Model confidence (mean pLDDT): 83 of 100. The RNA shown here (transfer RNA) has 72 nucleotides and comes from a Desulfobacterales bacterium.
RNA sequence: GGAUCCGUAGCUCAAUGGCAGAGCAGCGGACUCAUAAUCCGUUGGUUGAAGGUUCAAAUCCUUCCGGAUCCA
Numbered sequence: 001g002g003a004u005c006c007g008u009a010g011c012u013c014a015a016u017g018g019c020a021g022a023g024c025a026g027c028g029g030a031c032u033c034a035u036a037a038u039c040c041g042u043u044g045g046u047u048g049a050a051g052g053u054u055c056a057a058a059u060c061c062u063u064c065c066g067g068a069u070c071c072a
Base pairs, nucleotide, nucleotide: 001071002070003069004068005067006066007065010024011023012022013021018055026042027041028040029039030038048064049063050062051061052060
């Protein structure tokens, strides 16, 4: 320098054009002498950035940023 893949909640990941979600973690509560476990409730988002297409974009297109792998 080139090719492919990845980037979504604090972490791990869904959602493959039509309301942005789950588990864990966090917070509050129940239970317990207490802790853990368990149960109930609940907070949490610039979907890497900018632009384009569309009635509608995490999703499609372009450029850029970061990471991984391969080739040179």